[in-house]
Context: one part of a larger RNA
Molecule: small-subunit ribosomal RNA, central domain
Organism: metagenome
């Protein structure tokens, strides 16, 4: 390279928007670039294939024929593709009506609890553990009652419930704002799919500047345990955790499963909508669309398992893999304040 693959064996970019590129619905007409056929030119020699000959044979070599092309010219064909023109509505988008939601941002506000402070009652312990001790406490603790301060998180509702592209999102209220589902089939008329680069978002920890600090708590100090204990347990406790503005750009960023579309027996649960039956109104039932689970047919799979939310059967496009270690490394480039990130070898070795 031709291939074969990517849930768990190596392998789906953390996620999206989208440029170039690749691919692209239905019908009619045109054209003839790709495509197909004919003719013709050319494709040196050697080489290659076939036939025949020469060295005793072979290799080697001589003669003849043929093959060999992203080739040129010309004539023709028009199914498919491209291109040009015209049209269509099922893909896509829009309108109208209805609906669910922890989707996002900002501002406000509430109660419980922890801690601290003040005051009352009250007296000798309390706390902690496997057991203890360090710690706290007669300068009055723990317990209990009243008042106050402040920060952080939102019990119950709560659910293999919901929303979001992913990360993620949970008290309540207001404002601003994104997306989605269903119904209608009213409008546009292929406007689409995917996407190298690019751009944006991106948990936690970390960094810069300024605030904040109740609880928790790396580091650190102490008490235990132990042969030792750099730990597990206990008492303290700084960064941090929180907010604002920036940086960083990584995770078992997982469904370890790229995105979009088509097709392929079923059962059950649940969330959101619509139509019908039913009822005083409901519940319930039937049908259907969209999500989310579970069992399972065919099929697939090395097995486990997957099974209309496919890992089944296909199509389009992208990303990635190619024995283990060395190595999520070195060097160089790019990015970063740094920490580091990203791209990414080789020697050597099994």
């Nucleotide at each position: 390279c031709u291939g074969g693959g990517c849930g768990u064996a190596a392998g789906g970019c953390g996620u999206g928007u989208g440029u170039a590129g690749g691919c692209g619905g239905u019908u009619c007409g045109g054209c003839a670039a790709g495509u197909u056929g004919g003719a013709u030119g050319u494709g040196a020699a050697a080489g290659c294939u076939c036939c025949u000959g020469g060295c005793u044979u072979a290799a080697c070599u001589a003669g003849g024929a043929g093959a060999g092309g992203u080739c040129g010219u010309u004539c023709a064909a028009u199914a498919c593709u491209a291109c040009c023109g015209a049209a269509c509505u099922u893909g896509a988008g829009g309108g109208c009506a209805u609906c669910a939601g922890a989707g996002g941002a900002a501002g406000g506000u509430g109660g419980a609890a922890u801690u601290c402070c003040c005051g009352g009652u009250g007296u000798a312990g309390u706390g902690g553990u496997g057991a203890a001790a360090u710690g706290c406490g007669u300068a009055g603790a723990u317990a209990u009652c009243g008042g106050g301060a402040g920060g952080a998180a939102c019990a119950c509702c709560a659910g293999u419930g919901g929303c979001g592209a992913a990360g993620g999102c949970g008290g309540c209220c207001u404002u601003c704002u994104g997306g989605g589902a269903u119904g209608u089939u009213c409008c546009u008329g292929a406007c689409g799919c995917u996407c190298a680069g690019a751009c944006a978002c991106g948990a936690a920890a970390g960094c810069u500047a300024g605030g904040g600090u109740a609880g928790c708590g790396a580091a650190c100090g102490g008490g235990a345990u132990u042969a030792g204990a750099g730990a597990c347990c206990c008492c303290g406790g700084u960064a941090g955790u929180c907010c604002u503005a920036g940086c960083a750009g990584u995770a078992a960023a997982c469904g370890a499963u790229g995105u979009a579309g088509a097709c392929u027996u079923g059962g059950u649960g649940u969330c959101g909508g619509a139509g019908g039956u039913g009822u005083c109104a409901a519940a319930a039932c039937c049908u259907u669309c969209g999500g989310u689970a579970u069992c399972g047919u065919a099929g697939c799979u090395a097995a486990c398992g997957c099974g209309a939310u496919a890992a089944g059967u296909c199509u389009a496009c992208c990303g990635c893999c190619u024995g283990g270690g060395g190595a999520c490394u070195a060097c160089g480039g790019c990015c970063g304040c740094a920490a580091g990130g990203u791209u990414a070898a080789a020697a050597c070795u099994c």